[in-house]
RNA sequence: AAAAGGCAAAGCCGGCGAGAGCCGGCGACGCAAAGCCACGGAUCCUCCCGCGUUCGCGAAGGACCGCCGGGCCACCGAA
Numbered sequence: 001a002a003a004a005g006g007c008a009a010a011g012c013c014g015g016c017g018a019g020a021g022c023c024g025g026c027g028a029c030g031c032a033a034a035g036c037c038a039c040g041g042a043u044c045c046u047c048c049c050g051c052g053u054u055c056g057c058g059a060a061g062g063a064c065c066g067c068c069g070g071g072c073c074a075c076c077g078a079a
Stems, first nucleotide, its partner, number of pairs: 006031002011026006029066001035072003039069003043063004049058004
C1' cells in the first nucleotide's frame, strides 16, 4: 500500500434505572485497538444518609474505557 473482515456515533423504537446511563433492534458519525479492565486523573449522576432549610452543603454510593494516562489481549502486512 493492500486483503479478509470487525466495531458502531447521533437519531428513532422497545425495555431497565431516581438519575448519569445501560440492554436489544434499526441506523452509521467515525475508529488500527472505538477489544477488555474502573488502577490514576477528568467529566457526569444523586434514590438513601447527615447538617442547614424548600434550595444548598457534606458524606457515601453510582456512571463513563468512542476524554486522557495505565494494565491485559489482539487480525493482516513491507515487518

Annotation: c-di-GMP-I riboswitch aptamer from uncultured Tepidiforma sp., 79 nucleotides, folded computationally. RNAcentral holds the sequence, with entries from MGnify. Its mean pLDDT, the model's own confidence on a scale to 100, is 87. The source organism's lineage runs through Bacteria, Bacillati, Chloroflexota, Tepidiformia and Tepidiforma. Of the family's consensus pairs, 100% are formed in the model.